[in-house]
RNA sequence: GGGCCUAUAGCUCAGUUGGUAGAGCACACCGCUGAUAACGGUGAGGUCGAUGGUUCGAAUCCAUCUGGGCCCA
Numbered sequence: 001g002g003g004c005c006u007a008u009a010g011c012u013c014a015g016u017u018g019g020u021a022g023a024g025c026a027c028a029c030c031g032c033u034g035a036u037a038a039c040g041g042u043g044a045g046g047u048c049g050a051u052g053g054u055u056c057g058a059a060u061c062c063a064u065c066u067g068g069g070c071c072c073a
Stems, first nucleotide, its partner, number of pairs: 001072007010025004019056001027043005049065005
């Protein structure tokens, strides 16, 4: 210098023919217990890496940039 993959909740990850964002673990509270763990229930937590564009509507499509990883030179 060229190419590819990747970025979503505190962590690990789903969500792809575009339609108002989810799971597990962790966390808070409640139930259960003599108590704790386990188990069950409820809840909080994300403007989906950034900025633009397309669209009635974008995590999803397009462009540029940023971080991480890999390959070629």
Background: This is a predicted structure of a 73-nucleotide RNA (transfer RNA) from a Sedimentisphaerales bacterium. The coordinates come from a structure-prediction model, not an experiment, and the mean pLDDT is 81. The source organism's lineage runs through Bacteria, Pseudomonadati, Planctomycetota, Phycisphaerae and Sedimentisphaerales. It matches the Rfam family "tRNA". Rfam classes the family as a transfer RNA. Rfam describes the family as follows. Transfer RNA (tRNA) molecules are approximately 80 nucleotides in length.